[in-house]
RNA sequence: AGAGUUUGAUCAUGGCUCAGAACGAACGCUGGCGGCGUGCCUAACACAUGCAAGUCGCACGAGAAAGUCCCCUUCGGGGGAUGAGUAAAGUGGCGGACGGGUGAGUAACACGUGAGUAACCUGCCCUCGGGUCCGGGAUAACAUUCCGAAAGGAGUGCUAAUACCGGAUAAGACCACAGGGGCUCCGGCUCCAGGGGUAAAAGGUGGCCUCUGAUUCAAGCUACCACCCGAGGAUGGGCUCGCGCACCAUUAGCUAGUUGGUGGGGUAACGGCUCACCAAGGCUGCGAUGGUUAGCCGACCUGAGAGGGUGACCGGCCACACUGGAACUGAGACACGGUCCAGACUCCUACGGGAGGCAGCAGUGGGGAAUAUUGGGCAAUGGGGGAAACCCUGACCCAGCAACGCCGCGUGGGCGAGGAAGGCCUUCGGGUUGUAAAGCCCUGUCAGGUGGGAAGAAACUCGGAGGAGCUAAUACCUCCUUCGACUGACGGUACCACCAGAGGAAGCCCCGGCUAACUCCGUGCCAGCAGCCGCGGUAAGACGGAGGGGGCAAGCGUUGUUCGGAAUUACUGGGCGUAAAGCGCGUGCAGGCGGCCGGGUAAGUCAGACGUGAAAGCCCUCGGCUCAACCGAGGAAGUGCGUUUGAUACUGCUCGGCUUGAGUGCGGGAGAGGAGAGCGGAAUUCCCGGUGUAGCGGUGAAAUGCGUAUAUAUCGGGAAGAACACCAGUAGCGAAGGCGGCUCUCUGGGCCGGCACUGACGCUGAGGAGCGAAAGCGUGGGGAGCAAACAGGAUUAGAUACCCUGGUAGUCCACGCCGUAAACGUUGGAUACUAGGUGUGGCGUCCCGACCAACGGAUGCCGUACCGAAGCUAACGCAUUAAGUAUCCCGCCUGGGGAGUACGGCCGCAAGGCUAAAACUCAAAGGAAUUGACGGGUCCCCGCACAAGCGGCGGAGCAUGCGGCUUAAUUCGAUGCAACCCGAAGAACCUUACCUGGGCUUGACAUCACGGGAAAAGCCGUAGAAAUACGGUGUCCGUAAGGGCCCGUGACAGGUGGUGCAUGGCUGUCGUCAGCUCGUGUCGUGAGAUGUUGGGUUAAGUCCCGCAACGAGCGCAACCCUUGUCCUAUGUUGCCAGCACGUAAUGGUGGGGACUCAUAGGAGACUGCCGGGGAUAACUCGGAGGAAGGUGAGGACGACGUCAAGUCAUCAUGCCCCUUAUGUCCAGAGCUGCACGCAUGCUACAAUGGCCGGUACAACGGGCAGCGACCCCGCGAGGGUGAGCGAAUCCCCUAAAGCCGGUCCCAGUUCGGAUUGGAGUCUGCAACUCGACUCCAUGAAGCCGGAGUCGCUAGUAAUCGCGGAUCAGCAAAGCCGCGGUGAAUACGUUCUCGGGGAUUGUACACACCGCCCGUCAAGUCACGGAAGUCGGCAACGCCCGAAGUCAGUGGCCCAACCCCAUUAGGGGAGGGAGCUGCCGAAAGUGGGGUCGGCGACUGGGACUAAGUCGUAACAAGGUAA
Repeated sequence: AGAGUUUGAUCAUGGCUCAGAACGAACGCUGGCGGCGUGCCUAACACAUGCAAGUCGCACGAGAAAGUCCCCUUCGGGGGAUGAGUAAAGUGGCGGACGGGUGAGUAACACGUGAGUAACCUGCCCUCGGGUCCGGGAUAACAUUCCGAAAGGAGUGCUAAUACCGGAUAAGACCACAGGGGCUCCGGCUCCAGGGGUAAAAGGUGGCCUCUGAUUCAAGCUACCACCCGAGGAUGGGCUCGCGCACCAUUAGCUAGUUGGUGGGGUAACGGCUCACCAAGGCUGCGAUGGUUAGCCGACCUGAGAGGGUGACCGGCCACACUGGAACUGAGACACGGUCCAGACUCCUACGGGAGGCAGCAGUGGGGAAUAUUGGGCAAUGGGGGAAACCCUGACCCAGCAACGCCGCGUGGGCGAGGAAGGCCUUCGGGUUGUAAAGCCCUGUCAGGUGGGAAGAAACUCGGAGGAGCUAAUACCUCCUUCGACUGACGGUACCACCAGAGGAAGCCCCGGCUAACUCCGUGCCAGCAGCCGCGGUAAGACGGAGGGGGCAAGCGUUGUUCGGAAUUACUGGGCGUAAAGCGCGUGCAGGCGGCCGGGUAAGUCAGACGUGAAAGCCCUCGGCUCAACCGAGGAAGUGCGUUUGAUACUGCUCGGCUUGAGUGCGGGAGAGGAGAGCGGAAUUCCCGGUGUAGCGGUGAAAUGCGUAUAUAUCGGGAAGAACACCAGUAGCGAAGGCGGCUCUCUGGGCCGGCACUGACGCUGAGGAGCGAAAGCGUGGGGAGCAAACAGGAUUAGAUACCCUGGUAGUCCACGCCGUAAACGUUGGAUACUAGGUGUGGCGUCCCGACCAACGGAUGCCGUACCGAAGCUAACGCAUUAAGUAUCCCGCCUGGGGAGUACGGCCGCAAGGCUAAAACUCAAAGGAAUUGACGGGUCCCCGCACAAGCGGCGGAGCAUGCGGCUUAAUUCGAUGCAACCCGAAGAACCUUACCUGGGCUUGACAUCACGGGAAAAGCCGUAGAAAUACGGUGUCCGUAAGGGCCCGUGACAGGUGGUGCAUGGCUGUCGUCAGCUCGUGUCGUGAGAUGUUGGGUUAAGUCCCGCAACGAGCGCAACCCUUGUCCUAUGUUGCCAGCACGUAAUGGUGGGGACUCAUAGGAGACUGCCGGGGAUAACUCGGAGGAAGGUGAGGACGACGUCAAGUCAUCAUGCCCCUUAUGUCCAGAGCUGCACGCAUGCUACAAUGGCCGGUACAACGGGCAGCGACCCCGCGAGGGUGAGCGAAUCCCCUAAAGCCGGUCCCAGUUCGGAUUGGAGUCUGCAACUCGACUCCAUGAAGCCGGAGUCGCUAGUAAUCGCGGAUCAGCAAAGCCGCGGUGAAUACGUUCUCGGGGAUUGUACACACCGCCCGUCAAGUCACGGAAGUCGGCAACGCCCGAAGUCAGUGGCCCAACCCCAUUAGGGGAGGGAGCUGCCGAAAGUGGGGUCGGCGACUGGGACUAAGUCGUAACAAGGUAA
């Protein structure tokens, strides 16, 4: 620090996902040790049991028992001593308000921070001052009586105090009064002196005898502890304020003690805290009120930081203690282990009543994914009480459990290669596991054993010594110094030493990309994986296993959560023309921001100082545990707040001034700016009349419709409504919507010009109010044309559409609503700045033309449009009218769908509008540009593509192939073009792969090894359909090793079994089309472009020219072959002109080298020449010459690539499968089956013909298991014989059409030949299934072929025959070649098909056979509505009203003090019970609010390989959307 994922690719936008760190965790697998931490996040659910707060006898009264000892005894027991002034209980004091727990509640002065308190309190502690006198009456315990099951209670009687009460005293305190001083924020505070009033106290213990008494001793004195009144301190608190601190506006208004005042009350204290009266206020868009959520902070996690998240452990504060309410006591509580009341729950009960509160430590149940021991100890630290010893302390210190976390250690180290075995892989060579193991040599951490063994402990206290204070005192006591003694839960722990021996100690996850790590097997869209992209449909590095590897390690993974990455809420640090995003527009309150100069101030701002910012933590340094984690010490930091001193540039505030921003007045001028009223002509329709007659109208074509009742057309007249042609313009005006005939009236705004004035008066603008196209709504008018709905006619598979004929709302007017839009420049407003050019509208200025005018030029300001620099932008593009550079203000965005929807609210008559979610779901959606492909887009060009022509196919019969059907099998493949006379260039057996049956199993065939054997084959015979079996016969080479052969065994063979979608090779096709690319350069962020586009030209990316391109490669062309002309050479088997010979005839012979021909070599054609056109180019047109002319003709040759095209059955080959069979041998059958369909052919339908006779002229080829002449036989197929020829020599070999002659006479024929009968020939082991051919007989369909469709542009089509391959023969009418005869037509490129190029659109890229929409049907899921129903929460009204405080109170009760009496007793002060009143929790009741659950039915939504109907959108998507 980034990465993956939208695309064919690209850039940008944008979401999703990953890598990191962290955790009080949980789960899975695994688990050696130690240290330090941490451990109910859920049910503030309920709790058994034990413990968690007591202590003081030096405040007080009283005071046991067991046990032991002694005595007595009636042996039942009694007494005494001790236990012991002990235990337990009580009065009294202090403490139970701390410590410990929890986070429910709380959005608050609760918390944090900083101030204030002149408005306050503070027990214990410290310091100082003053005091502690004299009295009194009770009461618990106890005893006794009684009630009660118990808890508990009542009566009577006795008693003490540091309990309670009265009085005295009062420095100071408090209260009121009055005087003076100081301070002051003007509220008050404080100091000094004055007189008046009010309020205190308690003793205990030790010691001593100086004074008095005296035996101890008492009074007293003294020490210590305690007590009272004050002052101060310290500590802790109460209260107040500034600032900070969650979400929702789909919560917008809230408030009656409410806000303030006066007075009373209350409190420690201010205060509506409370009450009475008075006033009517107070809070709120800077978010009141309401709802939801939440303890807050130091800090913790993350992050570069800013931030974001969290608030476990530790620390501070708050709140709570079963739920709700209340007060009492007290320094302190409204009190966790106190009280009272109410409620729920649990327990006890004798049913009358009672008891209880673990959110203390353990522990239990429950909940939950999940969280520990009913442990030890007060040794340490701390706390309470005590004078102290000491007691108490689940605070705390320790131990236990848990890998929950962090940290440390170990599971060994070195050497060790024939690189063992085993595993896995393998191309079978080997590789890998792997120095890993074994083996050898060592070490000794941890665990184990044995032994030793700490620190944590020092105080208090006690004892000794010394000193000081106190005092009458060397007592006592207190304090200080010093010595000694006592005290350890952890724990026989840490630690140390020794012993033994590699011995006891490794797992988990991952290995397709991201992301580090690869192979085999299994599986076969199954099983499964998956964080995202995505894997799996027979070779899966992605599933499962294995081997190997990678990562981490006593852990490793998974899940959850947080931050990060995410600049993906953007303060740091984003955006809004087209990706999400500018409000439809102006106006304007609040708010935000604001020109130039100067003075003042110092709020913001800046600087210094001071205070604070607790400790812990983080960071740095040092130190302590062997290190580390952990811990200690010091420092730094703590960005904040407050105080104070200063600075004054900027901002603010204030004062003064200025004119440039803004505005006003004056002059001028443009305009479809707005409103109202009036007027005008053209057109449409209707009405009346005339002329006129059969049609009109409408369409792609029609029809509906109109018309003989006179239409359409045409002329005249009239009526009505609506809209204003031309002018008209990327012209004008307006804020936008919008505005268009003319005139008048009223009226808004802008522009220009120059002068004067005001003096910042400005910009923006949340809310608000206003304007706002069309459609729509209400009321009333109006209604010509047009025209939703509707009707009819067409179209169509359908046509609820497009087209046509009609036609109602509406469109128009008035008034009132609605308030939306692609309300768009998809671009908010304002200001300033930043090259230009061109046009145009408005106004001004200047110049020239003799002035003006007009026109033209230059220029200033305003508007409008186009092109363009810099710059910006993802690109497209924008560019002084910014999308540039900046400032200010507003609005808006944060993935797609769900959805601009639901609910709620507001608005509306309604339609609906505004505001505006969530569940769920997807891994994208979207922008710009690129390359293709495509278009019922455009342009250019080509091709037998169409057209023009000739001949066919499609109809018939037959042949052949295919489909289908059939079959035991009808083997397999090929399937639009580009399968279908294709693989088949030869299926009777064979072939043959198929079927049936009969056999074989190392095999029909190859190689090797081992063992054994004899030759094997052949021939003959027997059985059999044959294979085969049996018998007979037969008996190899040889270097003597063996080879060859056979048998057996084992390796292995074999497979036309599968996969052409695992492959090689070969082939088809687009396409002989003219294209396809590269290097360098250039342009572009990039895909990519350029080159290769353009202008010409060509068959051609052929060439020329131009050009940011310049070159090059594969293609094209040429080079190759055939053919056409000529030359040269050669001249047999070919040829024969001339010469000669010869024949009936023949190059037959001699000979020739002329010709034909053959073979080989060469020449020739290159737009070379002339002319026209063209850019003087390429090229093209015409011509000459030439055998041939513009690639002469034909062939071979096929670019990058496409079709997962074809072929595993030519061959080869990976993998899979079969192995007495899917191999192999044999016989027979099948591949030839036939209701049918298709394809390719053949033969025909006839007279340009058939038949008969005669007759002429080829070329390519083939031939020895062959071609086979002559001759003979047969009507013929053919047979016999066999010359010649391995072939320019011989043979196949008569070419046929043609030509000559004859015949037929238009007829299903003398056409046509299928079919069938008969007789034959040939090949072959064999022609039944199932051959070809011949002869005789037979003589079918068919008279030129529907829709449609094929070939061909010249030696071509058409037509005629010939040859060859395969092959015994042949189903060949096929295929491949050869020659003979030999045409017609092409105007042209609109259309069809295919192709090339350019351009355009695109939502396509598997590329239009594409993509894709909606209803319906099925399944699943979440959500809305819904009659209702059930529940939660918070209020309100009324009623009832516990406890309790306060207030009142007749009668009742009461020790202290007072009065009268003075023995009783009475009265008063004061108090109490009871009662009453106010307030008051819960309960009850009522009508509402709000939130939620369920809900028949209902609504849409989302998703779901292959359902239905159509075709809406994307191309002009076939009606532009």
Small-subunit ribosomal RNA from an uncultured Actinomycetes bacterium, 1521 nucleotides, folded computationally. Rfam family: Bacterial small subunit ribosomal RNA.